[in-house]
């Protein structure tokens, strides 16, 4: 240096990845005042195309003509030096291209400098000029004059070559230099002038500036593994300034290459630059070095230098002119223009700085450069006001008014400039001339404000937002970030330790090759001794500036820039110098390895032989109907005799028991017995050798099961097939058959859940306990290779400690700690797939991708919750064992269907259906159908010239002061529209509040502490026992607590105490009535009066496993007894945990938010909620004799009465009706039925049974038609015990009977209570339904009504093959050839020119082969994607046939079968074994 943060899950660690926040670059949107710097601006695409201008001249002191305004002035021409700089551009180059360091004993360099020397003689042409022609034009062609520093001939100095000398110098080495002789060869010079000097030749030498070789450095592909014909080297010889195979002739056969040749992709290298801590990753257009290139392309002249492109010649393609005969271009110089495209400027200014060319000099010239403009290119600055007072406003600000300052702003002038502008200096003017962008859901800083959408419309980087109250979408208001900027989109870099050298990893997450042997390469005990390669230290050289950093100094500051230092290009190179540690080389050891020697141990390989049981066939006997199979069958065999039993024989494959987490092999894999050849481990000994050793790219051997060729064999068993079953089907499971294969021998495949899902080797780190093998000890000893224990080595298990681990687990057999190799991974899908290679007879194998999609895919664990896993315990909404019933009729009653103008709505398993206390004639009423009414306020409008309203008369009318005229009473308000409002049983129960139903008659649900885990979370809450109960008791990392259960409350049942009215009435007294044998007796609580009794109401007692007795740990508690009114919660009831179910209810009520608002509000009438071909659920009444009539007779409890209960009494058959007493009620009233007695009916569709209709008749109410409810007669339906099925009930219950209340005007077969009468059976189980809990497994978590597979269909999207098509690129051959070049012969005005020939290289074109790479492609083939298609259910719980892995083989598909293998399978047993 030093942070991460969202996103897989219901929560969690972990792995991986996608995505946020940081620099940079391009390009965009919105938006914008200004000033400074800066190496920024057609660099990415088309190195595509270009109109116009300019961009390279200059010497008059070489020379000549010619025109002059004559000025040492202007043009042409030869001449001279420059036009090889400089500017531009990155196509092309993977190379000596660059970068660094060296070389040249193999080389040039014009101007420049430095020393030395020279500068004689002599000739001969030409341009410009002038004549005359050609031509459109570009140009050119003849004649003719001329001069120079032009050209050329001799001379001398010299150079250069070769051969010899004898010394000498440098040097690592002479082939260099110096000096001499000889010889060849080349061979110099130029002048002007202002008189100052500037040139000229030669020659040595510097310098500058280049040529050439080399060490090293720095791209990706191996799905590119071999490559090479001038190709390696040699000889002689050409060419070059110069070395070479750069060229050429011969000659040899070399050279390159897994350290990656070649080939193919890409791509100018570098200082640097971006980003990072750094190592590294990306980038190298822009500036500065180098290099290439100029429209592709050859070639050449000239020159000191080019193969030159603002020279030349040609091909090729493109363009312009043309008079069509020929000519002309070549912005990747500046500026400009077309095109390309997301995407880059004026056709300025100057040569005044710097700088080059020329020139003696002035100076000319320069699109180099130096300014100026444009451009939100980059960096740096600066501003956009400050005070007040008023209004409005809580703030924060907003608007005016006044004030003040001037950074900028705008006028002026001077100053700078090449000229301006800016700038700075003065003066003057006035807050005027200046804020935007993006965010506001997480992440990520800032809204749960309003309005508008309603999974729409759109947003999101990534998680995600919209389905009506959106803080996520679009407005608006506020906010929040940054700021003349903000913000998208693309691409780098870092975050990323997601390529890991710093610095990661392979049991289960991606990832140890199936296993071995070895090659190259990497590593490599101990000691000595030597080099000194590496390695360290000191030092010389070099790694340009620029950029970085410091410091200091110039622009106002900064940016920029100057100087100075430091760093930096991470290097290279020369010297001296250390020897520890690594190579090297030599000596020497034994420990590492290896050779040997012993006795044993083993399903280690191959081979010969032999054995044995089953099993099948065939024979032969005995024997008789059924054998076989299965969940149940069938198909199959059997009368020609099955199957069974008994004896013989033939086949063929295997090899029980021993038998063992027990041996042996590297793995694959190895199992009767004897024998034979062989390998290889461990133990003992310690005799020899001496590091021989470790891994092991590449390569070889071996390699389970299936497949395949040959050829043998074939009992069993058995893909394929064929049958019978099962099934909706069944291509399957299960059943009878059954061919290949299973077997041998001989070859190929080379794969796998080839698993310890852990590579070899070595060294180091605590033990305990099995087992195998050998050794030692030491006790027994039946003395046996006995047995016991103990120690050492090896080997194979299980536990475990430290310590890793994400965790599960791992733990001297590491997955601990280290070393040394090899192999592998780098999100998922696609996919091991395509294509290409090698390899196989084929199946196929090995290698091994992209496009494209996708937001996770995974891996341990954790809580749930499910399982057609297990284990316990429980429940009459369970079952067993009863008991009554529903389901079949008929009515009743609710609900779905249908109907219908409406049959209002809700509730739909349990947990909706006599349920919404919903028994509906109106009402209720939400529905239908007609009618009718009705806007609080607020604005407009009318209105004291009179509104609302009301009125006479008259019109109108059927009729009205509704309306109209006219008019009069009134006395302040209004029609109408627009808002807004009352109201809403309109909508949302998925916005709610409350209240309810179910889990839940359950026994459960937390919490503090403190422990355990990294966490989710666990423990507690488990474990045995026991209970109804997480009820208690013991045991425990827990100890407590909480809410729930219990306890508490009520109601019953014993017993006491108090208290007595309207209740009671035993005794005592009265009084009335009855009876009477007159003695009494009997009724009425009527009185006096009494609390004993019953009751009523309030208290309080009682029960607690307390006692005995057994079981049970002496516990908790259970059973069973005694007492007891009760026993083990005595009965029944309130009371219903933490929550869950988006359960139900806006239509009781509240209620948010939407919507109606003259209707969805409100009243009136009628209608429908009563409908009726049907199905359902709850009842009611039955179907008869335990029963019906009739007639008599008796007993309740709780409730309930004042527009009410109604005694009694009178009519009336009844219902009822007139009256009527007492009761606001322990007072008065409403009240029983079954039951009991007695009669009667006799098994009939009945005296059962009422249903239905039909006829009087009552009651309630305005009203009983649709559509009440009694009563009496009449009428008498189905119905004779209820199919599959299902409900309810364990006692005062079920079952039967009535009573009373609720609603109510009436109306009960309903609902809530209450009393009478009153049983069977069970004292148990988890079989069915379900419910606790413990444990198992999971791919569930909206949680099994989960999850998910594959075809098929539909659309879209990249892809693979493909008949053939089109196009590039490379290599080759062969015509045709522009031009160089070299030879020969001719000609000419001759160092060259022209012609003919030959020869050699040769762009381009024209053409034929090869390779490769790219479009397109009918038609085929997967794949991937897409809310609600089809089919079936693979798979995930034992997924219901356990799942997978490899191969075969079938099948609409998921898949199925068979052979081996894994365990990543549940579950119960069993044996071992370990704690």
């Nucleotide at each position: 240096a030093c942070u991460c943060c969202g996103g897989u899950u219901g929560a969690u660690c972990c792995u991986g990845c996608c995505g946020g926040a940081g620099g940079c670059c391009a390009c965009u949107g919105c938006u914008a005042u200004c000033c400074g710097g800066g190496u920024c601006c057609g660099a990415c695409u088309a190195a595509g195309c270009c109109a116009u201008g300019c961009g390279a001249g200059u010497c008059g002191a070489g020379g000549g003509c010619a025109g002059u305004u004559c000025g040492g002035c202007u043009g042409c021409c030869c001449g001279g030096c420059g036009g090889a700089c400089g500017g531009c551009u990155c196509a092309g180059u993977a190379a000596c291209a660059c970068g660094u360091g060296g070389g040249c004993a193999a080389c040039c360099u014009a101007c420049c400098c430095u020393c030395g020397g020279g500068u004689c003689g002599g000739g001969g042409a030409u341009a410009a000029c002038c004549c005359c022609g050609g031509g459109a034009a570009a140009c050119u062609g003849g004649g003719g004059c001329u001069a120079a520093u032009a050209c050329c001939c001799g001379a001398u100095a010299g150079g250069c070559c070769a051969g010899g000398g004898a010394a000498c110098c440098u040097g690592g080495a002479a082939u260099g230099g110096u000096c001499c002789c000889u010889g060849g060869u080349c061979g110099a010079a130029a002048g002007c002038u202002c008189c100052g000097g500037c040139g000229c030749c030669c020659g040595a030498g510097g310098a500058u500036g280049g040529g050439c070789c080399u060490g090293c450095g720095g791209c990706c592909g191996a799905u590119u593994a071999g490559g090479u014909a001038g190709u390696u080297g040699g000889u002689g010889g050409g060419g070059u300034a110069a070395c070479g195979g750069c060229c050429c002739a011969c000659c040899a056969a070399g050279c390159c290459g897994a350290c990656g040749a070649u080939c193919g992709g890409u791509a100018c290298g570098g200082g640097c630059c971006a980003u990072g801590a750094g190592a590294g990753u990306g980038g190298g257009a822009g500036c500065c070095c180098g290099g290439a290139g100029a429209u592709g392309g050859a070639c050449c002249c000239u020159g000191a230098g080019a193969c030159a492109a603002g020279g030349g010649u040609c091909c090729a393609g493109g363009c312009c002119c043309u008079a069509c005969g020929g000519g002309g271009c070549g912005c990747a110089g500046c500026a400009g223009g077309c095109g390309c495209g997301a995407a880059a400027c004026c056709u300025c200014c100057g040569c005044a700085a710097u700088g080059c060319g020329c020139g003696c000099a002035a100076g000319c010239g320069c699109g180099a450069c130096g300014g100026g403009g444009g451009g939100a290119c980059c960096c740096g600055g600066a501003g956009u006001g400050c005070c007040c007072u008023u209004g409005c406003a809580u703030a924060a600000g907003c608007a005016a008014g006044g004030g003040c300052u001037g950074u900028u702003c705008c006028c002026c002038a001077g100053u700078c400039u090449a000229a301006a502008a800016a700038g700075c200096u003065g003066g003057g003017g006035g807050a005027g001339u200046a804020a935007g962008g993006g965010c506001u859901g997480g992440g990520u800083a800032a809204g749960u404000c309003c309005g508008g959408u309603g999974g729409c419309a759109g947003c999101c980087g990534c998680c995600g937002c919209g389905g009506u109250a959106a803080g996520a979408c679009c407005g608006g208001c506020a906010g929040c970030c940054c700021g003349a900027g903000u913000g998208g989109u693309g691409g780098c870099c870092a975050c990323c330790a997601u390529u890991a050298u710093u610095g990661g990893g392979c049991c289960u997450a991606a990832a140890g090759c199936g296993u071995c042997c070895g090659u190259a390469g990497c590593c490599g005990g101990g000691c000595c001794u030597g080099c000194a390669a590496g390695u360290c230290c000191c030092u010389g050289g070099c790694g340009a500036a620029a950029u970085c950093c410091c410091a200091c100094g110039g622009c106002u500051u900064a940016a920029c820039c100057g100087u100075g230092g430091g760093g930096c290009u991470u290097g290279c190179u020369g010297g001296g110098g250390a020897a520890a540690c690594u190579g090297c080389a030599g000596g020497c050891c034994u420990u590492g390895g290896g050779a040997c020697c012993g006795g044993g141990a083993g399903a280690g390989g191959c081979c010969g032989g032999a054995g044995g049981u089953a099993c099948u066939c065939u024979c032969g006997g005995g024997g008789u109907a059924g054998g076989g199979g299965u969940g149940a069958a069938a198909u199959c065999c059997u009368g020609u005799a099955a199957u069974c039993c008994c004896g013989a024989g033939g086949g063929g494959a295997c090899c029980g028991c021993c038998a063992g987490u027990g041996g042996c092999g590297a793995a694959g894999g190895c199992g009767u017995c004897c024998g034979g050849c062989u390998g290889g481990a461990a133990c003992g000994g310690g005799u020899c050798c001496g590091a021989c050793g470790g891994u092991g790219a590449g390569g070889g051997g071996c390699g389970a099961a299936g497949g395949c060729c040959a050829g043998g064999g074939g009992a069993g068993c058995g893909a394929a097939c064929c049958g019978g079953a099962u099934u909706a089907g069944a291509u399957a499971c299960c059943c009878g058959g059954g061919u290949a294969g299973u077997c041998c021998u001989g070859g190929c495949u080379g794969u796998a859940a080839a698993g310890g899902a852990u590579g070899c080797g070595g060294g180091c780190u605590a033990g305990g306990u099995g087992u195998u093998g050998c050794g030692c000890g030491u006790c027994c000893u039946u003395a046996g290779a006995g047995g016991g224990c103990g120690c050492g080595c090896a080997g194979u298990g299980c536990c475990g400690u430290a310590g890793g681990g994400a965790a599960g687990c791992c733990g001297u057999u590491a997955a601990g700690c280290c070393c040394g190799c090899c192999g592998c991974c780098u999100g998922g899908g696609g996919a091991g797939u395509a294509c290409g290679g090698c390899c196989g007879c084929a199946a196929g194998g090995c290698u091994g991708a992209a496009a494209c999609u996708u937001a996770a895919a995974g891996g341990a664990a954790u809580u749930g919750g499910c399982g057609g896993g297990g284990g316990a315990g429980c429940a009459c909404u369970a079952c067993a064992a009863g008991g009554g019933g529903u389901g079949g009729a008929g009515c009743g009653u609710g609900c779905g269907g249908u109907u219908u103008a409406a049959u209002u709505g809700g509730a739909u398993u349990c947990a909706a259906c006599g349920c919404c206390a919903g028994g509906c004639a109106u009402c209720u009423c939400a529905c239908c159908g007609g009618g009718g009414g009705a806007g609080a306020c607020a604005g407009c409008u009318g209105g004291a010239u009179g509104a609302a309203g009301g009125c006479c008369a008259a019109g109108c009318u059927g009729a009205c002061g509704a309306c109209u005229u006219u008019g009069c009473c009134g006395g302040a308000c209004u029609a109408g529209c627009u808002g807004a409002g009352a109201g809403g049983u309109g909508g949302u129960g998925c916005a709610u509040g409350g209240c309810c139903g179910c889990c839940g008659u359950c026994a459960g649900c937390u919490c503090g502490u403190a422990c355990c885990g990294u966490g989710a979370g666990g423990c507690g809450u488990c474990c045995u026992g026991u209970u109804a109960a997480g009820u208690c008791a013991g045991g425990u990392a827990a100890c407590g607590a909480g809410c729930g259960a219990g306890a508490c409350c009520c109601c019953c049942g014993c017993c006491c105490g108090c208290a007595g009215u309207u209740g009671c009435c035993a005794g005592c007294g009265g009084c009335u009535c009855c009876c009477u044998u007159c003695g009494g007796g009997g009724a009425g609580g009527c009185c006096g009066g009494g609390g004993a009794c019953u009751c009523u109401g309030c208290g309080g007692g009682g029960a607690c496993c307390g006692c005995c007795g057994c079981c049970g740990a002496u516990a908790a508690g259970g059973c069973g007894g005694a007492g007891g009114a009760a026993g083990g919660u005595g009965g029944g009831g309130g009371c219903g945990a933490c929550g869950g179910u988006a359960g139900g209810u806006c239509c009781g009520u509240a209620u948010g938010c939407c919507c109606c608002g003259a209707a969805u509000c409100c009243c009136c009438c009628g209608g429908g909620c009563u409908a009726c071909a049907c199905g359902c659920g709850c009842g009611c009444u039955a179907c008869a004799a335990u029963g019906g009539c009739c007639g008599g007779g008796a007993c309740a409890g709780a409730g309930g009465g004042u527009u009410c209960c109604g005694a009694c009494c009178c009519c009336g058959a009844a219902a009822g009706g007139g009256g009527a007493a007492g009761g606001g009620a322990a007072a008065c009233c409403c009240u029983a039925a079954a039951c009991c007695c007695g009669g009667u009916c006799u098994a009939a569709g009945u005296u059962c049974g009422g249903a239905u209709c039909g006829a009087g008749g009552g009651c309630u109410g305005u009203a009983a038609c649709u559509c009440g409810c009694c009563c009496u007669c009449g009428u008498g339906a189905a119905g004779g015990u209820g199919g599959a099925a299902u409900c309810c009930c364990u006692a005062g219950u079920a079952a039967c009977c009535g009573c009373a209340c609720g609603u109510c005007a009436c109306c009960a077969u309903c609902g809530u209570g209450c009393g009478g009468u009153g049983a069977a059976u069970a004292c148990g189980u988890c079989c069915c339904u379900g419910c606790u809990c413990c444990u198992u497994g999971c791919a569930c978590a909206c949680a099994c009504c989960g999850c998910c597979c594959g075809u098929c269909a539909a659309c879209c999207c990249a892809c693979c093959c493909a008949a053939g098509u089109c196009g590039g690129g490379c290599c080759u051959g062969g015509g045709c050839g522009a031009g160089c070049c070299c030879c020969u012969c001719u000609c000419c005005a001759g160092u060259g020119g022209g012609g003919a020939g030959g020869g050699u290289c040769g762009a381009g074109c024209c053409u034929g082969g090869g390779c490769u790479c790219g479009g397109c492609g009918a038609g085929g083939g997967g794949g991937g994607g897409u809310a609600a298609g089809u089919c079936g259910u693979a798979a995930c719980a034992a997924g219901g046939u356990a799942g997978c892995c490899g191969u075969a083989g079938g099948g609409g598909a998921a898949c199925c079968u068979g052979c081996g293998g894994c365990u990543c399978g549940a579950u119960c047993a069993c044996c071992u074994c370990c704690u």
The prediction has a mean pLDDT of 83. Predicted 3D model of a 1475-nucleotide RNA (small-subunit ribosomal RNA) from a Thermococci archaeon. Lineage of the source: Archaea > Methanobacteriati > Methanobacteriota > Thermococci. Rfam family: Archaeal small subunit ribosomal RNA. On this family, see Yusupov et al., Science 2001: "Crystal structure of the ribosome at 5.5 A resolution". Rfam 15.1 lists 709 matches to the family in 491 species.